Notes:
The prediction has a mean pLDDT of 77. A computed fold for a 102-nucleotide RNA from Exiguobacterium artemiae 255-15, annotated as Purine riboswitch aptamer. The RNAcentral record of the sequence draws on Rfam and Ribocentre. Lineage of the source: Bacteria > Bacillati > Bacillota > Exiguobacterium > Exiguobacterium artemiae. It matches the Rfam family "Purine riboswitch aptamer". Rfam's curators write: Riboswitches are metabolite binding domains within certain messenger RNAs that serve as precision sensors for their corresponding targets. Gene Ontology term of the family: purine nucleobase biosynthetic process. The same sequence occurs in records of 2 taxa.

[in-house]
RNA sequence: AAAUCAUACAUGCAUCUCCUUUGUAUAUACUCGCGAAUAUGGCGUGAGAGUCUCUACCGGGUCACCUUAAACGACCUGACUAUGAAGGAGCAGACCCUUCGU
Numbered sequence: 001a002a003a004u005c006a007u008a009c010a011u012g013c014a015u016c017u018c019c020u021u022u023g024u025a026u027a028u029a030c031u032c033g034c035g036a037a038u039a040u041g042g043c044g045u046g047a048g049a050g051u052c053u054c055u056a057c058c059g060g061g062u063c064a065c066c067u068u069a070a071a072c073g074a075c076c077u078g079a080c081u082a083u084g085a086a087g088g089a090g091c092a093g094a095c096c097c098u099u100c101g102u
Base pairs, nucleotide, nucleotide: 008102009101016090017089018088019087020086021085022084023083024082025081026056030048031047032046033045034044035043041066042065050057058078059077060076061075062074063073
């Protein structure tokens, strides 16, 4: 260096899209400005604040409370967003054959 045989490995638990469950974050908190409604009502808008965090900071319901004024309260229920994990579906890939590499 070449040939043959044996064993093992790589190629090959891939990729992309979507869905579900779940951990973490945040209490879907809190502090205010301006304006609006008024027991058939209790909201609109803007700022700050909280997260190793982008975004969001609300919907629905029940029960109170306010005797018409300017202020809402308690509780129940529901997520969205960021990120981690698990699972599923599709696409695809493998198993087979041929060939090739270490």